[in-house]
Context: one part of a larger RNA
RNA sequence: GGAUGAACGCUAGCGGCAGGCCUAAUACAUGCAAGUCGAACGAUACUCUCUGGCUUGCUGGAGAGGAAAGUGGCGCACGGGUGCGUAACGCGUAUGCAACCUACCUUAAUCAGGGGGAUAGCCCGAAGAAAUUCGGAUUAACACCGCAUAAAAACACAGGGUAGCAUUACCUAAUGUUCAAAUAUUUAUAGGAUUAAGAUGGGCAUGCGUGUCAUUAGCUAGUUGGCGGGGUAACGGCCCACCAAGGCGACGAUGACUAGGGGAUCUGAGAGGAUGACCCCCCACACUGGUACUGAGACACGGACCAGACUCCUACGGGAGGCAGCAGUAAGGAAUAUUGGUCAAUGGAGGCAACUCUGAACCAGCCAUGCCGCGUGCAGGAAGACAGCCCUCUGGGUCGUAAACUGCUUUUAUUCGGGAAUAAACCUACUUACGUGUAAGUAGCUGAAUGUACCGAAGGAAUAAGGAUCGGCUAACUCCGUGCCAGCAGCCGCGGUAAUACGGAGGAUCCAAGCGUUAUCC
Numbered sequence: 001g002g003a004u005g006a007a008c009g010c011u012a013g014c015g016g017c018a019g020g021c022c023u024a025a026u027a028c029a030u031g032c033a034a035g036u037c038g039a040a041c042g043a044u045a046c047u048c049u050c051u052g053g054c055u056u057g058c059u060g061g062a063g064a065g066g067a068a069a070g071u072g073g074c075g076c077a078c079g080g081g082u083g084c085g086u087a088a089c090g091c092g093u094a095u096g097c098a099a100c101c102u103a104c105c106u107u108a109a110u111c112a113g114g115g116g117g118a119u120a121g122c123c124c125g126a127a128g129a130a131a132u133u134c135g136g137a138u139u140a141a142c143a144c145c146g147c148a149u150a151a152a153a154a155c156a157c158a159g160g161g162u163a164g165c166a167u168u169a170c171c172u173a174a175u176g177u178u179c180a181a182a183u184a185u186u187u188a189u190a191g192g193a194u195u196a197a198g199a200u201g202g203g204c205a206u207g208c209g210u211g212u213c214a215u216u217a218g219c220u221a222g223u224u225g226g227c228g229g230g231g232u233a234a235c236g237g238c239c240c241a242c243c244a245a246g247g248c249g250a251c252g253a254u255g256a257c258u259a260g261g262g263g264a265u266c267u268g269a270g271a272g273g274a275u276g277a278c279c280c281c282c283c284a285c286a287c288u289g290g291u292a293c294u295g296a297g298a299c300a301c302g303g304a305c306c307a308g309a310c311u312c313c314u315a316c317g318g319g320a321g322g323c324a325g326c327a328g329u330a331a332g333g334a335a336u337a338u339u340g341g342u343c344a345a346u347g348g349a350g351g352c353a354a355c356u357c358u359g360a361a362c363c364a365g366c367c368a369u370g371c372c373g374c375g376u377g378c379a380g381g382a383a384g385a386c387a388g389c390c391c392u393c394u395g396g397g398u399c400g401u402a403a404a405c406u407g408c409u410u411u412u413a414u415u416c417g418g419g420a421a422u423a424a425a426c427c428u429a430c431u432u433a434c435g436u437g438u439a440a441g442u443a444g445c446u447g448a449a450u451g452u453a454c455c456g457a458a459g460g461a462a463u464a465a466g467g468a469u470c471g472g473c474u475a476a477c478u479c480c481g482u483g484c485c486a487g488c489a490g491c492c493g494c495g496g497u498a499a500u501a502c503g504g505a506g507g508a509u510c511c512a513a514g515c516g517u518u519a520u521c522c
Base pairs, nucleotide, nucleotide: 001522002521003520004519006518007517008516009515010514013374014373015372016371017370018369019367020366021332026330027329028328030327031326032325035074036073037072040071041070046065047064048063049062050061051060052059053058081285082284083283090210091209092208093207094206095205096204097203100202101201105198106197107196108195109194110193111192113147115145116144123136124135125134126133127132153178154177155176156175159172160171161170162169163168183190184189185188211257212256213255218248219247220246223245224244225243226242228240229239230238260282261281262280263279264275265274266273267272287308288307289306290305291304310321311320312319313318338364340363341362342361346360347358348357349356350355377408378407379406380405388398389397390396414458415457416456417455418454422449427444428443429442430441431440432439433438434437466511467510468509469508470507471492472491473490477506478505479504480503481502487494488493
């Protein structure tokens, strides 16, 4: 000199953009943060219409609509948060899988036959303070389970061809065995089953790179390899039985400490050094530890089970819970914000769609935390006033064009009025083209921010300047007070009776809605 997620002191007018618990991965009240589908299904509270009986206000039947709840499907593995752990194939980079998987999506092909038994819900009953649980009868499905059909699927096994990178890969192909399905509706759509390919996303492996310490020198028995199994989507000591005795290490193994990694950020002429907030990618975690289930995908933040610590309810028998989601509270700390609005846009889940959900997101609020921009007037104005301060030869100098005053302007502020874009789709109607539901066009509907940005009008200098410094480094000097005291100080140093260094005043300098100080990095 530059920088910061800063803090503190004094001060403070506005706008735009960004940023805002760095500490206790400490503990959490309350609300919200993941649901959706009636075009999968049964039944119902309730409403409407029609109708029977008759006890004339009750009770039945049919039809339509239809909650909440339930079965079922998809989603809940995303999005959002944090950086605990991890020095590792975790990350980065470049490759490989002839060793793999992939729901939804796209393309192509082939199918979709016929049956069965339940079970929630509803009803009844019981237990319990509650959470909730149990029993009886009864009911449906695109829930569940058999049978049939079966190839380009899987497995076993002849044969042949091509290729390579060793194990092998691909193609063709006879035979045998095995495995499917679901319907709904607005009746041409959606959905279902199997196979192949694509796309996307993932899994695994390898080369290289990626902290400190040798005051850590030896480490290792599933350890290193083999045969054979088990398991996995897949290779593999991943796991198991047996066999062998290997494997790693001064080119730093093992151990200890520290730490999420990268793109990047700050600095620097560069090489480097330091860092890893915000944004993007990857990884890891979700009170602590462990485990599996379901599923295309989890060993699952707002799922399950077990144990532990903590908190809460309790009728003492037993139960409920997990903000490192958004707000918010307490604590810690020098220190870090609203218990806000909207789904209008973008994106996501479900749905044929309407639509619903979305603390993602878009917006708003608070904060000078930073960067950038604007303003606090402009021009004229000398008797160069008074006051203050300094000098004094009693003249003068400075503040100072400064002020007053005159003229002018009106950003911002105030008041009043107007007023966007961001949003054209989905959807509805019509038309056109092709042809069998798509595309295009026209019209209609949709704005949280927002009465914001912006524009116009009105009056009026009106609403708006401080901070540090002035011995040298270093821009800027005098007076008074004080008298090694009080005090200053980044370094050198200053102060003991004339202190440009302390405190005050006048003046000056540098920055400026900021200025200084402290901390940290280059």
Overview: This is a predicted structure of a 522-nucleotide part of an RNA (small-subunit ribosomal RNA, 5' domain) from Pedobacter psychroterrae. Its Rfam family is "Bacterial small subunit ribosomal RNA". Its family is annotated with ribosome and structural constituent of ribosome in the Gene Ontology.